[in-house]
């Protein structure tokens, strides 16, 4: 220095004004927000990862449920111009996307599962090269 393991710690933003209505932070007009790693140069929209959801196997003394471990599936959305050696990442312009359950009416922004889970970051320790 790299790889593996380990316990700790850190780690998600955003509804304001107006309209309609019996009722909307959910609809309409305008607003606001953008996890993590990567990349010839900075990314919500590129390549991946994670959360949500679905399934399989194993374990907790048989079954169901539940929980845990491993594995698999699913998993949104961008173009044009400019600069440059290099940018779907910067600058200009115009677009687009956003799990599940709940709700006096439909939710990226409210409430809830969640003081959860988990990608990952930092430093430590152990082992290997």
């Nucleotide at each position: 220095a790299c790889g593996c393991g380990u316990g700790c710690u850190c780690c998600g933003g955003g509804g304001u004004c107006g309209g309609u209505g019996a009722a909307a932070g959910u609809c309409c007009g305008a607003a606001c927000c953008g996890g993590c790693g990567g990349u010839g140069a900075u990314a919500g929209u590129c390549c991946g990862c994670g959360a949500c959801c679905c399934g399989g196997c194993c374990g907790a003394a048989g079954c169901c449920a539940u929980c845990g471990g491993c594995c698999g599936g699913u998993u949104g959305a961008a173009c044009c111009g400019g600069u440059g050696g290099a940018a779907u990442u910067c600058c200009g312009g115009u677009a687009c996307c956003g799990a599940c359950g709940g709700u006096u009416a439909a939710a990226g922004u409210c409430c809830g599962g969640a003081u959860g889970g988990g990608a990952g970051g930092c430093a430590g320790c152990g082992c290997g090269u």
Background: Predicted 3D model of a 129-nucleotide RNA (FMN riboswitch aptamer (RFN element)) from Actinorugispora endophytica. The RNAcentral record of the sequence draws on Rfam. Lineage of the source: Bacteria > Actinomycetota > Actinomycetes > Streptosporangiales > Actinorugispora. Model confidence (mean pLDDT): 80 of 100.